[in-house]
RNA sequence: UCCUUCGGGGCAGGGUGGAACUCCCUACCGGCGGUGAGAGCCCGCGACCCCCGCAAGGGGUGGAUCCGGUGACAUCCCGGAGCCGACGGUGACAGUCCGGAUGAGAGAAGGA
Numbered sequence: 001u002c003c004u005u006c007g008g009g010g011c012a013g014g015g016u017g018g019a020a021c022u023c024c025c026u027a028c029c030g031g032c033g034g035u036g037a038g039a040g041c042c043c044g045c046g047a048c049c050c051c052c053g054c055a056a057g058g059g060g061u062g063g064a065u066c067c068g069g070u071g072a073c074a075u076c077c078c079g080g081a082g083c084c085g086a087c088g089g090u091g092a093c094a095g096u097c098c099g100g101a102u103g104a105g106a107g108a109a110g111g112a
Base pairs, nucleotide, nucleotide: 001112002111003110004109005108006107013025014024015023027096028095029085030084031045032044033043034042040083041082049060050059051058052057065081066080067079068078069077087099088098089097
C1' cells in the first nucleotide's frame, strides 16, 4: 500500500383511552479506541444532523455523574443514588416500533 471477513442493544407487566411497544407507573438497552484498573455519562472517534461540492471529498455541530468504600493508582472496580439517548414516520408525544439501512462506519481480526 492492497485484499478478505467481522463490525449496535433494548417496552416484559400494569394504568388511561376510540386509538399508545409513542402518554403515566414500572421494565429494559449501552458502538469503537484510549486512560496508572474493566467507563453510555473522563478524553477522543464513529453514527445522526447542518453547510460547501456534479462527484470524490472537505468543513461544522455533537447528550448525560455524583457520594461512599477498597487500592500505590479507579468520574473505569464494589455499594448507593442519579442522569442521557439523531433524523423521518405513526390512529397519540418513541433511546426500545417502522423507515433510510442487504446502507454507512469508528475500528477489530486475518492475508498478500

FMN riboswitch aptamer (RFN element) from a soil metagenome, 112 nucleotides, folded computationally. Its Rfam family is "FMN riboswitch aptamer (RFN element)". The literature on the family includes a 2002 paper in Nucleic Acids Res by Vitreschak et al., "Regulation of riboflavin biosynthesis and transport genes in bacteria by transcriptional and translational attenuation".